Record summary: Bacterial RNase P class A, 362 nucleotides, folded computationally. Of the family's consensus pairs, 91% are formed in the model. The prediction has a mean pLDDT of 77. Rfam family: Bacterial RNase P class A. It is annotated as a ribozyme.
RNA sequence: AAAGCGGGCCAGACGGUCGCGCGACCGGUUCUACCGGCGUGAGGAAAGUCCGGGCUCCCAAGGGCAGGAUGCUGGCUAACGGCCAGGCGGGGCAACCCGACGGAAAGCGCCGCAGAAAAGAAGACUCCCACUGGCCGGCCUUGGGCCGUGCAAAGGGAAAAGCUGAAACGGUGGUGUAAGAGACCACCAGCGUCGUGGCAACACGGCGGCUUGGCAAGCCCCAUCCGGAGCAAGCGCGAAUAGGGAUGCUAUGGUGUUGCCCGCACCGCAUCCGGGUAGCGUGCGAGGAGCCACACGGUGACGUGUGCGCCAAGAUAAAUGACCGUCCUCGACAGAACCCGGCUUAUCGGCCCGCUUUGCCC
Repeated sequence: AAAGCGGGCCAGACGGUCGCGCGACCGGUUCUACCGGCGUGAGGAAAGUCCGGGCUCCCAAGGGCAGGAUGCUGGCUAACGGCCAGGCGGGGCAACCCGACGGAAAGCGCCGCAGAAAAGAAGACUCCCACUGGCCGGCCUUGGGCCGUGCAAAGGGAAAAGCUGAAACGGUGGUGUAAGAGACCACCAGCGUCGUGGCAACACGGCGGCUUGGCAAGCCCCAUCCGGAGCAAGCGCGAAUAGGGAUGCUAUGGUGUUGCCCGCACCGCAUCCGGGUAGCGUGCGAGGAGCCACACGGUGACGUGUGCGCCAAGAUAAAUGACCGUCCUCGACAGAACCCGGCUUAUCGGCCCGCUUUGCCC
């Protein structure tokens, strides 16, 4: 210098005018309201609402079934499906990146097409073999025997080679044989077992019998975890109007109930009481599993301690804007709604740190 890998940060700047939400602040004016001033006013993802927790109400002895989620090992954490470290597998020359990565000798199911055969110690289409028996030829000594690069695939052997397939019942080489075959041997893979190292996943080594397919992202099995609903949760204040309850008052009233009496129901006024609705307040932000710096412990995630250290959106039909000017590298994705930890997705450009590979110069 080029190409690349990992991590962190910024998210047009400045000025003016007008406007909006909020306020333990100031003034007009002591309260309310209003006006003015001052202060403050979106994000790295505020998003998707996909996980986890706080908080709130309801339910709840304990256990089981069903259902759901997670799934290598160890740790971190309030918790997690997150993060850290390690293992294994895959990609990359490397820095580094990616992985639903438990169990297939518990059971069931599936393995299309092709192919002889697709899972049963199975099967044989082509090819291979002359071992048994046969035929032919030769020799010997009748019976018969011996010999043959001889013929033939009936009996039988074999599964090496070919063919199909993602996958064909370990692979390669040798011995062996009529031809072959873990039949035997060496190495390799896998399985079992023992030893060593490691908390573990696992790694390395010895030994053994020779080998018992794949799919669990199909049911299933195993282990761990999970009560439900959500801030429109929940709590408080609470009209007008209508309605409810209690007490009292009045004509000893009216209407109805049978003509009358009693009783009952309804009708008026006043006072008090309680419930609900609209609305208002609270939850709701001076906050907390918070940020920063340093020290210590830890490989790390993280934890502990210290600091006259830092911190101010809080709307509710919903504020955070509009216009003008100057400059530049011409400005992406995008807007809070109870809060927090994550993940995922979107994103113009730019800056910083560390690392890798290659080339050149000193």